[in-house]
Context: one part of a larger RNA
RNA sequence: GCCAGAGACCUCCAGCGGGAAAUGAAGACCCCGUAGACCUUUACUGCAGCCUGUUGCUGCGGUUUGUUUGGCGCUGCAUAGAGUAGCUGGGACCCGUUUGCAGUUGCUUCUUUCGGGAAGCAAUGAGGGGAAAGUGUAACACCAGCCUUCUCCAAGCAGAUCGCUUACCCUUAUGGGGACACCUUCAGGUGGGCAGUUUUGCUGGGGCGGCAACCUUCCGAAAAGAUAUCGGAAGGAUCUAAUGAUCGGCUCACCAGGCUUGGAAACCCUGGGUAGAGGAAAAGGCUAAAAGCCGGUCUGACUCGGUCCUAAACAGCGAGGGUCCGAGACGCGAAAGCGAGGCCUAGCGAACAUAGGUGUCACUUUUGUUGAGCGCCCUAUCUGAUAGAAAAGGUACCUCGGGGAUAACUGAGUCGUGCCGAGCAAGAGUACACAUCGACCUCGGCGCUUGCUUCUUCGCUGUCGGCUUUGCCUAGCUUGGCUGUGUACAAGCAGCCAAGAGUGCAGGUGUUCACUGAUUAAAAGGCAUCAUGAGCUGGGUUCACAACGUCGUGAGACAGUUGGUGUACAAUCUGCUGGAGG
Numbered sequence: 001g002c003c004a005g006a007g008a009c010c011u012c013c014a015g016c017g018g019g020a021a022a023u024g025a026a027g028a029c030c031c032c033g034u035a036g037a038c039c040u041u042u043a044c045u046g047c048a049g050c051c052u053g054u055u056g057c058u059g060c061g062g063u064u065u066g067u068u069u070g071g072c073g074c075u076g077c078a079u080a081g082a083g084u085a086g087c088u089g090g091g092a093c094c095c096g097u098u099u100g101c102a103g104u105u106g107c108u109u110c111u112u113u114c115g116g117g118a119a120g121c122a123a124u125g126a127g128g129g130g131a132a133a134g135u136g137u138a139a140c141a142c143c144a145g146c147c148u149u150c151u152c153c154a155a156g157c158a159g160a161u162c163g164c165u166u167a168c169c170c171u172u173a174u175g176g177g178g179a180c181a182c183c184u185u186c187a188g189g190u191g192g193g194c195a196g197u198u199u200u201g202c203u204g205g206g207g208c209g210g211c212a213a214c215c216u217u218c219c220g221a222a223a224a225g226a227u228a229u230c231g232g233a234a235g236g237a238u239c240u241a242a243u244g245a246u247c248g249g250c251u252c253a254c255c256a257g258g259c260u261u262g263g264a265a266a267c268c269c270u271g272g273g274u275a276g277a278g279g280a281a282a283a284g285g286c287u288a289a290a291a292g293c294c295g296g297u298c299u300g301a302c303u304c305g306g307u308c309c310u311a312a313a314c315a316g317c318g319a320g321g322g323u324c325c326g327a328g329a330c331g332c333g334a335a336a337g338c339g340a341g342g343c344c345u346a347g348c349g350a351a352c353a354u355a356g357g358u359g360u361c362a363c364u365u366u367u368g369u370u371g372a373g374c375g376c377c378c379u380a381u382c383u384g385a386u387a388g389a390a391a392a393g394g395u396a397c398c399u400c401g402g403g404g405a406u407a408a409c410u411g412a413g414u415c416g417u418g419c420c421g422a423g424c425a426a427g428a429g430u431a432c433a434c435a436u437c438g439a440c441c442u443c444g445g446c447g448c449u450u451g452c453u454u455c456u457u458c459g460c461u462g463u464c465g466g467c468u469u470u471g472c473c474u475a476g477c478u479u480g481g482c483u484g485u486g487u488a489c490a491a492g493c494a495g496c497c498a499a500g501a502g503u504g505c506a507g508g509u510g511u512u513c514a515c516u517g518a519u520u521a522a523a524a525g526g527c528a529u530c531a532u533g534a535g536c537u538g539g540g541u542u543c544a545c546a547a548c549g550u551c552g553u554g555a556g557a558c559a560g561u562u563g564g565u566g567u568a569c570a571a572u573c574u575g576c577u578g579g580a581g582g
Stems, first nucleotide, its partner, number of pairs: 009582008018574003023568001030403004035399002037395004043197005049190005056183001059164013073150001076147001083140001086146005093129003103124009168177003200213001201211002209230001214236006237386001238280001239342002244298007252276001254272005278287002283345003302328005308322003330339003353381005359376001361375001363373003411455001412453003416450001418446006427437002464539001465537003469531001470528005477502003480497006505517003545563004549558003
């Protein structure tokens, strides 16, 4: 530009419920808060209660055990020595003859180291012992004291046990219990019965997992320095009296040649050999008359003080780590010198408390230069969530404050996954890549699946499926037109154009999906806030309540299962349907 259709201003009535991510309620899900409340327990710390012992109230007596003291007695064994010598002191005499010694015989009791010893009774009867000598570490009669073993007696204390009645308790008419119990003191144990609390952080939401929570090396790191991620590759919380200090000497790995056993590879010789070795170990740096290897002597791996660097780029920041210097006392070396651990970069820890150490120190107590204690300083024993609270869980019965700083819908971004397609054409197709199918490799489209991101929304956009109702897309299932064929016809297969119309019913399942059945021209796929709850439903999911299985000590929990009363009456604007008036 053309073609076709509808309509035009104002006011009102009756309806409908598409939109105002309509209204209602500072989201109940999720996360966060060094917020709360209840509940649990073998969380932490306590408190009732209970148990046991003990003190007071609380007295009397018996038995028994143990212990202490006292008393009468008893016991004491190496060898040698008549022999069963407890120790010390005194000591030269002592005992005995009817007040019956030694010895012997018989009997009884006690004790024992098994040799013996002690006591008593009866009978018999006159000397016996010591000293001296000898043996021995020590010498015996007799006297005194003491030790040791044991019996008995007495007293005290403690324990066990039994009894009593007067405290005390119960009944009251008697009686019963009874030093117990009740109450009380001080301890130990037990103690979710109760209470107060805690139960970390990082985190591609949180949880589970992990530690990226304290350090070291390399890369990332973009040629100063610094630099993140639950980035990549690896390590540390040690080891070491030599693997340390110093002085002297030497040179490694490997290769070539030579040489009995001997070989690719053992030990030896010659030559080459810038490190291709070694340096406790991670990595990086550094290193050859050494920082490596071998040997000598040592302990500087010592004490005190200070500067600087790092920790911590550029403000501050502790412990820790390191550099350099001064003083002292040392080691090695002829000396110059070197040495404050290990060639350098990891190997660490506050306060309180406890223990040890040190000193011409300070303080308290004390009559005190004593003693006891304490401060300062050094060392050790911890906080690894590593600048270090003393600390378990549940909540669907839940609450509050917040968050779209952060999850579960939609949307947005992306498109690995998903669906659809293309390029090349190995091969299949008797022959023949391309009628049809098409590997490996490569390139796209869509935004329907599922992921990822967490951008919007947590002072709220009602969440699955079904029902109802409407519009659209084509990557075309049926119907229409056409092309190729490994198209005879029929029936197919593949492709091109085309979205006008259609694409249904039933079974069980909440299901979408999927499976199945009989039909049919065909029973295509999608989108519209996974169209549609101020339209319906409420079977599912996802409250309280209840049950099963499983898990948990438990409170309770479970993309395990099962039952379960709730879906807001009222439309302001806009939109739409029907109507009326000017």